[in-house]
Context: one part of a larger RNA
RNA sequence: GCCGGCGACUAACAGGCUGUGGCAGGUUAAGGCAGAAAAAGCCGAAGCCCAAGCGAAAGCGAGUCUGAAAAGAGCGAAAUAAGUGUCACAGUUUGUUGACCCGAACCCGGGUGAUCUAACCAUGUCCAGGAGGAAGCUUGGGUAAAACCAAGUGGAGGUCCGAACCGACCAACGUUGAAAAGUUGGCGGAUGAGGUGUGGUUAGGGGUGAAAUGCCAAACGAACCCGGAGCUAGCUGGUUCUCCCCGAAAUGCGUUUAGGCGCAGCGGUUGCAAGCAAGACUGGGGGGUAAAGCACUGCUUCGCUGCGGGCUGCGAGAGCGGUACCAAAGUGAGGCAAACUCAGAAUACCCAGUACGAAGAGCAGCCAGUGAGACGGUGGGGGAUAAGCUUCAUCGUCGAAAGGGAAACAGCCCAGACCGCCAGCUAAGGUCCCCAAAUAAUAGCUAAGUGAUUAAGGAGGUGGGAGUGCCCAGACAACCAGGAGGUUUGCCUAGAAGCAGCCAUCCUUGAAAGAGUGCGUAAUAGCUCACUGGUCAAGCGCUCCUGCGCCGAAAAUGAAAGGGACUAAGUUAUUUACCGAAGCUGCGGAUUGAAAUUUAUCAAUGGUAGGGGAGCGUUCUGAGGUGGGAGAAGCACUAGCGGCAAGCAGGUGUGGACGCCUCAGAAGUGAGAAUGUCGGC
Repeated sequence: GCCGGCGACUAACAGGCUGUGGCAGGUUAAGGCAGAAAAAGCCGAAGCCCAAGCGAAAGCGAGUCUGAAAAGAGCGAAAUAAGUGUCACAGUUUGUUGACCCGAACCCGGGUGAUCUAACCAUGUCCAGGAGGAAGCUUGGGUAAAACCAAGUGGAGGUCCGAACCGACCAACGUUGAAAAGUUGGCGGAUGAGGUGUGGUUAGGGGUGAAAUGCCAAACGAACCCGGAGCUAGCUGGUUCUCCCCGAAAUGCGUUUAGGCGCAGCGGUUGCAAGCAAGACUGGGGGGUAAAGCACUGCUUCGCUGCGGGCUGCGAGAGCGGUACCAAAGUGAGGCAAACUCAGAAUACCCAGUACGAAGAGCAGCCAGUGAGACGGUGGGGGAUAAGCUUCAUCGUCGAAAGGGAAACAGCCCAGACCGCCAGCUAAGGUCCCCAAAUAAUAGCUAAGUGAUUAAGGAGGUGGGAGUGCCCAGACAACCAGGAGGUUUGCCUAGAAGCAGCCAUCCUUGAAAGAGUGCGUAAUAGCUCACUGGUCAAGCGCUCCUGCGCCGAAAAUGAAAGGGACUAAGUUAUUUACCGAAGCUGCGGAUUGAAAUUUAUCAAUGGUAGGGGAGCGUUCUGAGGUGGGAGAAGCACUAGCGGCAAGCAGGUGUGGACGCCUCAGAAGUGAGAAUGUCGGC
């Protein structure tokens, strides 16, 4: 891992509600009688519910309470009607118990452990070999005597080197190991605070600890075993047959509350009452949002007037002047605002009426689940007018929704799947091939493979439009020719001659020619332009708006344009066909509702949590029926038959003794999941 078995909403006692049945007030409990009997039957009203309520209560009572009240209000009664009461059984739900099942880490009690390990006690035992040479002593020297010096002797020590032994610093290997801590090669101690044998002592709220929370029998911040114990688990996982009907929520308030609860909201079901809801139209309302505006509150740019101040002049002072500084207020023009509004929408909301609208809406009982939401559109806040960000409002989808489209793609677009059909029409989206359908039509655009990819910015890309200037009295471009004189204007300067710089920028000749457009020189010179004539010959410039393109454009293998490929099979506008879904239609069938029978009609039948309804199957029991050695159950196989399904029959083989059907009843009643559990492989 697979297969097979086992494996989870139960039971008792109480309460609520619903259903069925008995009685009309209901009912017995303990106990008793009788009996083979805990069975059935019969006694047994103690008690319980009901029959009257109101008040906090005393209490009063079809009334009572409040109150000064015969007032009013509250809660009741009476009358009608629905019915109601009680007991039992069944279903469902709640409470108390382990209470659907499995699962802690812990806490407490009583015991078992020092054969591992820590420390200690008692008694034994072990440490090859080598090195070095403390004190003391002896002899000699030395001294007044000592001290002291030398040689020898001597053999100290948590001394040195290094096996056994003890340890464990480094590396590699090992890592389902040879080994639940090792091996190999190096390494530390090795007469000591040394190693080790045997026996003993200390015990868990404890011991021991040269102290690491270390060790106390391979897991110690509190050992292990059994018990309290099925601890508790607002947490995770799992929870077993079928079909039919309806069908949510991820919100508000509160919460030692935030992944849990309570109430409300939203679902189901049953009953009641009524003709009421949403939606549509019409009429009537209030508003202060969007946009806008500046009348208020504030902010704000420029101009004008200039209170007051600064600076400054005159003056002894009072005061009188000046000012290109600041500037209140006023005023003209122009703006801004969530916490501004003189005004002011669309929607939305409220009320009423009208017809439609009804499996709807309203009320009540019972049973829930939900209270982590997600994305998209719109209006806002936070953030950076970031986020597949966050937080509100509102709508949609997903959640709980399959189908078609978007290559693939919960939340986007189209559209809501009862079942069957080798029938038809459409939606979104498409129609060259993959791939169903136009190599469709008309008129344009694009040349970039643009057609997938952003901007500022850039460009004689190209189409369309508008305006304006020049032009056969010859434009624009090109070519030929001229482009002069006063004058080297003046100033400045070493020089300044059109052309370093400053000022001025005239006059003449002429077809035209600047006191000079650029290059150039030390300064001149030289080249050139403006301007003019000629040649040529018909359009040539400039500005703005707009369509489609170009550059700007960098990421790690070549690859996030569905692919091929396409010059349309791109793109804009217009048009007609066709394809295209579980949509709609057609044909056949099923179920539910309208409904109260029929089966004609109409409608409905996606679905998680969840509610309701109807069934299938397993084991056992009762009653009735029935099969079986002429072969029961079980097992294997089997175009078989019927049923919407769970499933049920038949046949053949095997098997060898018990089954089946109908109606009831009772449950150890259905397996794919729980790192389930046991077994097999």
Source information:
The part of an RNA shown here (large-subunit ribosomal RNA, domain II) has 681 nucleotides and comes from Lusitaniella coriacea LEGE 07167. The prediction has a mean pLDDT of 83. The source organism's lineage runs through Bacteria, Bacillati, Cyanobacteriota, Spirulinales and Lusitaniella coriacea. Rfam family: Bacterial large subunit ribosomal RNA.